[in-house]
Context: one part of a larger RNA
Formats: sequence, C1' cells, structure tokens
RNA sequence: CUCUUGUUAAGGAACUAGGCAAAAUGGCCCCGUAACUUCGGGAUAAGGGGCGCCCGCGCGAGCGGGCCGCAGUGAAAUGGCCCUGGCGACUGUUUAACAAAAACACAGGUCCCUGCUAAAGCGUAAGCUGAUGUAUAGGGGCUGACACCUGCCCAGUGCCGGAAGGUUAAGGGGACGUGUUAUCUUCGGAGAAGCACCGAUCUGAAGCCCCGGUGAACGGCGGCCGUAACUAUAACGGUCCUAAGGUAGCGAAAUUCCUUGUGGGGUAAGUUCCCACGCGCACGAAUGGUGUAACGAUUUGGGCUCUGUCUCAAAGAGAGACUCG
Repeated sequence: CUCUUGUUAAGGAACUAGGCAAAAUGGCCCCGUAACUUCGGGAUAAGGGGCGCCCGCGCGAGCGGGCCGCAGUGAAAUGGCCCUGGCGACUGUUUAACAAAAACACAGGUCCCUGCUAAAGCGUAAGCUGAUGUAUAGGGGCUGACACCUGCCCAGUGCCGGAAGGUUAAGGGGACGUGUUAUCUUCGGAGAAGCACCGAUCUGAAGCCCCGGUGAACGGCGGCCGUAACUAUAACGGUCCUAAGGUAGCGAAAUUCCUUGUGGGGUAAGUUCCCACGCGCACGAAUGGUGUAACGAUUUGGGCUCUGUCUCAAAGAGAGACUCG
C1' cells in the first nucleotide's frame, strides 16, 4: 500500500450525477394513528410507553411487593419513516451470462371473421389441430382495472355491398382472305370440294373503371388580412384553399426548439422539483384522452432520523503484499 472487518472528538450529506455505501429502524404487548379511498384499504401509518429475576394472589390476561446491572426482544435473527409528482391499475412475465422497466402479459372494452367437412393453422398428400367444441363457441386485430368520456373528415388507401354502363382472358364462333388443284378458259386468268394457313364483327367471368357504405379500418384534422372610445387584444368581418380544418380534456409535459419561458412555492442561494399561465417549434381522444384509491427491488424533487459519504482523517484486528526458506 491492497482486501475484509469493529471503533471514533466536534459537526451531520458540507460528499456525490445521486445519501452510492454505511449507519439507523427492527421482536412482542399497550396507547395512538392523517389526507385520501373503489369503504376493502391507507396501517406495523405516523408518534409514544413497557419488556429481566424473586415472592404472593389469580384459570388466565394480569395485579401487588421486592432485588440486580451501564444495558432485561441483555447474544443472533428481526421494517427506517414522512411529504410530493411522473409512468404502469393490480399479482404476474422478460433480454439463461451488461437492461426487470414506463417494455410484455392481464381481467375488462371494442372491431372483424366463422353455421360446422366452420373460420384459422400445419402438411406435397393422406391426415391432424381447432374440438370429441358449435356463435354465452372458436380464430384474428387494436386497446388495456375502474370512473368520466371517446369530437370532425369516406377525398386517397383498405374492406364491405352493388350491378346499369365502359374495359377485359381462355373458350365459343367462324366472315373475309391466302396456299394447293379437279375443272373452265378469251390463254391474261378464274377456280368447286377437300386439306392446310390466317383468323374479323359477334359472344365471353371475376377484376379494374364506376355507384354507394364504412374510422375502437390505414390514416388526416389550414393560411392570409382587417376590426372595439388609451394601449393591447380581437367576441366580429373579409378572402383563399380543403375530404375535413383539432371538439372535450390536458398542456414548457417521458412531448417545449427558442428556454434556466413567465409568475408563485420551497432554499440563505433551486438549469432539477411542485402549483399555475397558455405564445402546444411539434398534446389530443381505444397507435385512446383525462383522472384515480391500492400496488412497484420503478422513477423525480423535498424532509425527519441516522451516520467516517464528507470537513479530515486516526489508531486497531484479520488476510495479503515484502524478505528468507
């Protein structure tokens, strides 16, 4: 010097990205226990007091008296607590060996498909799963307890329905034409049948075009100018564009660039935090919106207790390091 470990004056987070680590709390009995709440919880909330041994009494809980120590859950084991916001309702699941979470799942919601030889899936097939089930069933997508809700747009894309018209394949059909030559011939040529080739008008389904519907389908949800008797602002008006121009609610947010926005709170001092404002670069309603008790090895900020984290380090114990072997 390194590791492990017990202790420490005064201070007590001044350390640090951050109380990381450590300390502290701890058991049982009694008292007492707030906001909020889905009335179950929250709750061991918080915050206090007691605890050994001997004698007597009592069924017991316990009561009375006495005794000892610095210390009686005498060792060990054995919750730190409170306030506050975000996210996710919750218990669960996950990157075996750098991520346990706000990710996945979830009960619940909703949409679509499926009438049974079901849909869907596996397989070349036979066949199997679905299911020895039958729409209160099965499959798929999205959302994610609960509460209050879930606005406008069907122009594009998708899906569903429609069939009048347009387009349209093979096939059907077979006109015209061509080759060949029996024959005819005015000797130039014409040319039946057959066999071949070419194949037109016509006929011909779905699809597409077309006509409708549909957003808890993929998705989308404007600009400029003016205007009120201070100023400012604009309930109001004009105009352009659009399929329609973002409703409720929330909002510098896990989203805010400018930005340490502005005001308030907390601190002596606060780029973080909480409350508000609304100018939302670029929130927004099941790619759900906003709340929410309980829950969380989650995450933000603050406080109490406590401490060698620190001011600032010290001396111990054990094991290494070093020397010899």